[in-house]
Context: one part of a larger RNA
RNA sequence: CCAUGUAUAAGGAACUCGACAAAAUAACCCUAUAACUUUAGGUAAAGGGGUGCUAUCCUAUCUACUGAUUAUGAAAGUAGCACAUACCACAGGGUAACGAUUGUUUCUUAAAAUACAUGACUCUGUUAAGUGGUAAUAUGAUGUAAAGAGUCUUACACCUGCCAUAUGAUGGAAGGUCGGAAGGAGAACUGUGAUAAGCUUUGAAUGGAUGCCCCGGUAAAUGGUUGUAGUUCCUCUAACUGUCAUAAGUUAGUGAAAUUCCUUAUAACAUAAGUAGCGACCUGCAUAAAUGAUGUAAAUACUGCCCCACUAUAUCUGACAUAGACAUG
Numbered sequence: 001c002c003a004u005g006u007a008u009a010a011g012g013a014a015c016u017c018g019a020c021a022a023a024a025u026a027a028c029c030c031u032a033u034a035a036c037u038u039u040a041g042g043u044a045a046a047g048g049g050g051u052g053c054u055a056u057c058c059u060a061u062c063u064a065c066u067g068a069u070u071a072u073g074a075a076a077g078u079a080g081c082a083c084a085u086a087c088c089a090c091a092g093g094g095u096a097a098c099g100a101u102u103g104u105u106u107c108u109u110a111a112a113a114u115a116c117a118u119g120a121c122u123c124u125g126u127u128a129a130g131u132g133g134u135a136a137u138a139u140g141a142u143g144u145a146a147a148g149a150g151u152c153u154u155a156c157a158c159c160u161g162c163c164a165u166a167u168g169a170u171g172g173a174a175g176g177u178c179g180g181a182a183g184g185a186g187a188a189c190u191g192u193g194a195u196a197a198g199c200u201u202u203g204a205a206u207g208g209a210u211g212c213c214c215c216g217g218u219a220a221a222u223g224g225u226u227g228u229a230g231u232u233c234c235u236c237u238a239a240c241u242g243u244c245a246u247a248a249g250u251u252a253g254u255g256a257a258a259u260u261c262c263u264u265a266u267a268a269c270a271u272a273a274g275u276a277g278c279g280a281c282c283u284g285c286a287u288a289a290a291u292g293a294u295g296u297a298a299a300u301a302c303u304g305c306c307c308c309a310c311u312a313u314a315u316c317u318g319a320c321a322u323a324g325a326c327a328u329g
Stems, first nucleotide, its partner, number of pairs: 001324001003322004010315001014313001027051005036041001038155001052078003056074002059071001060069003092307005103114002119152006130139003156295002159292001161225003166222002168218001170216003175213003182206001186202003190198001227243004253287001254284001266280001269277001
């Protein structure tokens, strides 16, 4: 010096990105337990007290009836600083974000990601749709719409507004367009001594599938969901009015948010001091309703902030023990 430990006065997070690490708590019995709540919980909430030994008595059991018991309970006495005397052995509380919860990466990630129960939509009538294969066929399924497949959402509570212009998928006895298969008038070459048939090539009328245009409905399909000017006895504001424009102009909620650029917004709470935190405000650069919106008890190896307890994290070094490295001999 390094590693692992031990004890440190005073205060007790001043350390640090952050209480990381360490300390603290810990058993059993009695007592006492808040908000909130899905009435199950929360709860071992929190908080407080007791625990050794000695003899005595009570109750219970056994018994030879008098004793016994590491049994139960009561009330006394008593030594020590200290009695769950060592080891072992939850720290607690408040508040907020996210995702309800258990689960998930076995050999680095447990999370707000994934999964989940729940909800909704779409496809599929069985030789099912879907999936693998060029195909035969296999699977779905020895199943049959309370089934199978696909997509989104994610317990529960309360809700889920408006828009069908665009893009999708979907339905459509009219019309338009392009015009497949079919059709085969006619023409040319060839053929013949000359015709014809035949052969080769070309090809009109006719015909009218599918698609597209067109017309509907469809948003828990992909998605979208505005400006501008003026106005009420000081000022401000604008329930109100006008106007351009749209398929419709963001409704309920929530909001400097895991979303807020300006921004350390503003004023409170908390601190001596708070770009953090919490509750409000709304001026939402650029919130918003199953790309789900807003709440929410419980649970958590999650994240932010605060308090109590606790401490060598730090003020602040030093000492001791054990082992190693290193140095000298």